[in-house]
RNA sequence: CAGCGACAAAGGCAGCGUCGGUGAAAACCGACUACGCAAAGCUUCGAGGCUACGACGCAUCUGCGUUAGGCCGGUCGGGCCGCCGAA
Numbered sequence: 001c002a003g004c005g006a007c008a009a010a011g012g013c014a015g016c017g018u019c020g021g022u023g024a025a026a027a028c029c030g031a032c033u034a035c036g037c038a039a040a041g042c043u044u045c046g047a048g049g050c051u052a053c054g055a056c057g058c059a060u061c062u063g064c065g066u067u068a069g070g071c072c073g074g075u076c077g078g079g080c081c082g083c084c085g086a087a
Base pairs, nucleotide, nucleotide: 004085005084012037013036017032018031019030020029021028022027035074041080042079043078045077046076047075048072049071050070054067055066056065057064058063
C1' cells in the first nucleotide's frame, strides 16, 4: 500500500415515528428519537424506482392517461475521499 472486517479501540451516521418549515407532489431541511449501517461519506455517469407542477391527449362526471425540467446515494453498480488493524 492492497485485500479483508474482530464479542478489538476511538469515534461517526441516523431508520420508523413526532413537531416545525420548504415544495404541486415525490421528497428535502431543522429538532427529538435510533431500526440499522464498515463507507448508511461525497458524487446522478449507468440501471432501477417515486412524483406529475407544467406540457400533450381524452373527457367535460371537474377527472383520466402519457411524459421529467423534479426527486431517491438508507435501491444497485461505477467514480472520488476516508478511521482502525485481529484472523